[in-house]
RNA sequence: UGAGUUGGUCAAGUGAUCACGGGCUCCCGGGCUAACCCCCGGUAGCGCGAGGAAAGUCCGGACUCCAUAGGGUGCGACGCCGGGUAACACCCGGGCGGGGCGACCCGCGGACAGGGCCACAGAGACAUACCGCCGACAUCCCGUAAGGGAUGGGCAAGGGUGAAAAGGUGGUGUAAGAGACCACCGGCGUAGCAGGUAACUGCUGCGGCCAGGUAACCCCCGUCGGGAGCAAGGCCAAGCAGGAGGGAAGGCUGACCGUCACGGUUGGCUGGGAAGCGACCCGUUUCCUCCCCGUAGAAGGGCAACCUUCGGGUAGGCUGCUGGAGAUGACGGGUGACUGUCAUCCUAGAUAGAUGAUCACCCCCUGGCUAACAGGUACAGAAUCCGGCUUAUCGGCUGACUCAGGCC
Numbered sequence: 001u002g003a004g005u006u007g008g009u010c011a012a013g014u015g016a017u018c019a020c021g022g023g024c025u026c027c028c029g030g031g032c033u034a035a036c037c038c039c040c041g042g043u044a045g046c047g048c049g050a051g052g053a054a055a056g057u058c059c060g061g062a063c064u065c066c067a068u069a070g071g072g073u074g075c076g077a078c079g080c081c082g083g084g085u086a087a088c089a090c091c092c093g094g095g096c097g098g099g100g101c102g103a104c105c106c107g108c109g110g111a112c113a114g115g116g117c118c119a120c121a122g123a124g125a126c127a128u129a130c131c132g133c134c135g136a137c138a139u140c141c142c143g144u145a146a147g148g149g150a151u152g153g154g155c156a157a158g159g160g161u162g163a164a165a166a167g168g169u170g171g172u173g174u175a176a177g178a179g180a181c182c183a184c185c186g187g188c189g190u191a192g193c194a195g196g197u198a199a200c201u202g203c204u205g206c207g208g209c210c211a212g213g214u215a216a217c218c219c220c221c222g223u224c225g226g227g228a229g230c231a232a233g234g235c236c237a238a239g240c241a242g243g244a245g246g247g248a249a250g251g252c253u254g255a256c257c258g259u260c261a262c263g264g265u266u267g268g269c270u271g272g273g274a275a276g277c278g279a280c281c282c283g284u285u286u287c288c289u290c291c292c293c294g295u296a297g298a299a300g301g302g303c304a305a306c307c308u309u310c311g312g313g314u315a316g317g318c319u320g321c322u323g324g325a326g327a328u329g330a331c332g333g334g335u336g337a338c339u340g341u342c343a344u345c346c347u348a349g350a351u352a353g354a355u356g357a358u359c360a361c362c363c364c365c366u367g368g369c370u371a372a373c374a375g376g377u378a379c380a381g382a383a384u385c386c387g388g389c390u391u392a393u394c395g396g397c398u399g400a401c402u403c404a405g406g407c408c
Stems, first nucleotide, its partner, number of pairs: 001404010013361006020049002023046003027042005051379001055390002058388005063229004070282004075225005080094005095108005109220002114218002116214003130159002132155003137152006167185006186210002188207008233319004243310005250303001251269008271289005291302003326345008364376004
C1' cells in the first nucleotide's frame, strides 16, 4: 500500500421563534363544601417528548385471570460439556468433526431396538460379474510330440459406472488371486493406566472383528412444559325485557327454638347433580340440593347450581399506563458472558391516536475551476413492559487480527 476476517458506535448536530402532546408549579375565575381537598376553564413559567431495529410476532419471561395447577396419557420444544441469566431455542468459554494458506466460519444425542429410503448411471447399493484375469482339477477336439482350442469351472486383485462398490502400504502364497496369511498403519471391540469438574485427550496389552449413508424420514433415549392473554383484568355510570323456549337431581342421619298435627334456624355423610381444561382421564376444590302441587298409592307437573336456542339493550368514562430483572458514573471480582458495593438521576404514555414549519451556523454525499452556488441525506413511527433472535438499511467514526507486496 492492497486484499480480507471479526467487534464497537452514531443515525446528523447547536441556537432561536412559533405550533403539537402530556407532567409539575404560582396566580385568576367558576362549581361543590362550614372550610380544606376535589372538578372545570384561563394566563405565565419550568423541564420532558418515537428506534437500532419501534418491524417480524419467532422464542423466553414479568404481570392479570381461570382453582389452590397435584398425578398420568397425549401433544410440543430442546439435544456435545461446563458456566451466565428472572428465564430461554439466547449469550460466554471449552471439546470433537468439517471448510479455508490464514485471521476465522459452519455443525453437534442414538444407525448394534425396529422400520423406511439411497433417483439416474452401473453387472451390482445388506448386493454383484459388464470389460477382464486363470486354465491347477475334469471332459472333448486337432496334433507323432511340444503345444493349441472349447466346455465345466475358479477369481473379485486391475479397469469402467457412481455421492458412495468388501480399509491402506509392502510382502508370503496361488493356476490366477484374495486379510487367505504376515509386518506396520487406520478403524472397531475389549481389559486397564494417566490428565481433565466434564465433553474428551494420550498411552499400553489382546483380538483379522473390517459391508456404507440417511433420524430439519418414522422412531428410540434424556430433560423441560397447565391454559389464555392488556381487546388480560378491575371500577363507575347508563340502558333494555327481573324477556321467551328446551334440558337438569332431590337420598340417609342429627341438633336447637317456637304458638309443638306444624313452622323456622343450623350441621354431617366418598348420597345425587353442575362448574373449573381454551386435548382427554383421575384426584381435589367450589356451588346447588334434605322442596311444592297432584294421586287411595303411583304416574304426572313445577322449581336449582349450570348448559343451550331465539330475542332485547350498551359500545360511554376511569383505571391497568409506566419507578423498572431501570439508566449513568466510580471502585472491585471474573479469560469472558456477567456480577458486587457506593453515589447520582427520573428520560413519551397517546386513544383515531402527539414533534411540523422558518432562520443562522455547521457535519456528510453529488455536481462544480480548490471557490461561489445548487441539490440531496437510507430502512423506517411507541400503544402493557422487559431480555433475545431474525429481517431491512444511506452514510460516518473506530479497535483488534490475517495474508500478499514494497521500503527502512
Molecule: Bacterial RNase P class A
Organism: Anaerolineae bacterium